[in-house]
RNA sequence: AAGGCGGGUUGUUCCGUCGCGGUCGAAAGACUGAGGAAAGUCCGGACAAGAAAGGGCAUCGCACUGCGGAAAGCGCAGGUGGGGGUAACCUUACGCCAGCCGUAACAGAAAGCAACCGCCCAGCAAUGGGUAAGGGUGAAAACGCGAGGUAAGAGCUCACGACUGGCCGUGGCGACACGAUCAGGGUACGGCACUGCGACUUGCAAAACCAAAUAUACUGACAGAUGAGGGCUGCCCGUCCGAUGUCAGGGGGUAGGUUGCGAAGAUAAAUGACGGAUUAAAACAGAAACCGGCUUACUUUCCCGCCUUUCAA
Numbered sequence: 001a002a003g004g005c006g007g008g009u010u011g012u013u014c015c016g017u018c019g020c021g022g023u024c025g026a027a028a029g030a031c032u033g034a035g036g037a038a039a040g041u042c043c044g045g046a047c048a049a050g051a052a053a054g055g056g057c058a059u060c061g062c063a064c065u066g067c068g069g070a071a072a073g074c075g076c077a078g079g080u081g082g083g084g085g086u087a088a089c090c091u092u093a094c095g096c097c098a099g100c101c102g103u104a105a106c107a108g109a110a111a112g113c114a115a116c117c118g119c120c121c122a123g124c125a126a127u128g129g130g131u132a133a134g135g136g137u138g139a140a141a142a143c144g145c146g147a148g149g150u151a152a153g154a155g156c157u158c159a160c161g162a163c164u165g166g167c168c169g170u171g172g173c174g175a176c177a178c179g180a181u182c183a184g185g186g187u188a189c190g191g192c193a194c195u196g197c198g199a200c201u202u203g204c205a206a207a208a209c210c211a212a213a214u215a216u217a218c219u220g221a222c223a224g225a226u227g228a229g230g231g232c233u234g235c236c237c238g239u240c241c242g243a244u245g246u247c248a249g250g251g252g253g254u255a256g257g258u259u260g261c262g263a264a265g266a267u268a269a270a271u272g273a274c275g276g277a278u279u280a281a282a283a284c285a286g287a288a289a290c291c292g293g294c295u296u297a298c299u300u301u302c303c304c305g306c307c308u309u310u311c312a313a
Stems, first nucleotide, its partner, number of pairs: 001309008013277006020033005035284001039295002042293004047203004059199005064078005079094006095194001099192005116135002118131005143161002146158003163184004168179004207259004216251001218249006229241004
């Protein structure tokens, strides 16, 4: 210098004119008014109402270690295995194994208790037995490599190395790591099952309080078949109907109001436009009850650490 990896920061500000919402004010006016994601509504909480003695089954979710956190399918740091990258680094999985099932298809004799060719032994032969060193098939053939050994071979034996398990030591809070020693020779991965922990339902249009008009449960008083009251009517008479009517108290519920509700904020719902300056103000995007996360979308810089390659000293 070029390319890359990880992390952080930034998400305009100020002035003028006009306009809109909220609060205060008699008025003039003053103050204040979107985001890092307000988004998706995916987790958790708080709050609210309903349900609910207590326990169990079923169902669903979660599952390495430590710390943080109210909690979380959350964050940070770390461990082991797998995958990607030259590397910095990225990504994914993780309880347990007593039991059951699967790890396909194609090819191949065999994908576990393997004999197709080859090799060795027996036999005249057919054939029988041994053998995983060699060939062939396959993504993968069952410790690697060398020596011994053998009829030929083989962890059959041995050295070195790798792996699995037990025990011991050292380091670490721990998951684990390293070392030594003994034993072993496919025992891994996934699902079911099992174990542990957690989970009632709904969702601020939740919900609580106050409360008209009209109708009215219920209660009281008065009137009423000796006709209350109603229809015809402006009124009286008349005529028809015929058991309730009037007044007061009163509960529930509706309209409406208040709270829930916030140093933006609710009610069909404001947060804007133009001009100028700052080097440039672009992108994704617009609160609707609140808080903590996750995920997704996106602009312009700037800063820190690291890796690879090349060049120069």
Bacterial RNase P class A from a Bacteroidales bacterium, 313 nucleotides, folded computationally. It is recorded under the gene name rnpB. The organism belongs to Bacteroidales, within Bacteria.